The RNA shown here (Pistol ribozyme) has 63 nucleotides.
Its Rfam family is "Pistol ribozyme". A reference for the family is Weinberg et al. (2015), "New classes of self-cleaving ribozymes revealed by comparative genomics analysis", Nat Chem Biol. Rfam links the family to the GO term catalytic activity.
Its mean pLDDT, the model's own confidence on a scale to 100, is 89.
Of the family's consensus pairs, 100% are formed in the model.
């Protein structure tokens, strides 16, 4: 500098051409590292031609 930890903007970490992770404060949760804004990914309910389609919720505590 890039590039990844869904997506912007910041933040906390990593890595070095690769796209992953015991890392990201500690557990926790289906629920992704965190905040807002999203609703990609997830849950529930109908529907289904079983390919998916719609409705509706959208982690929690604490330090």
């Nucleotide at each position: 500098a890039c590039u990844c930890g869904u997506c912007a903007u910041g933040g906390c970490g990593a890595g070095u051409c690769u796209a992953a992770a015991u890392a990201g404060c500690a557990u926790u949760u289906a629920g992704g590292c965190c905040a807002u804004g999203a609703g990609c990914g997830g849950c529930u309910c109908c529907c289904u031609u079983c390919g998916g389609g719609g409705a509706g919720c959208g982690u929690a505590u604490g330090a």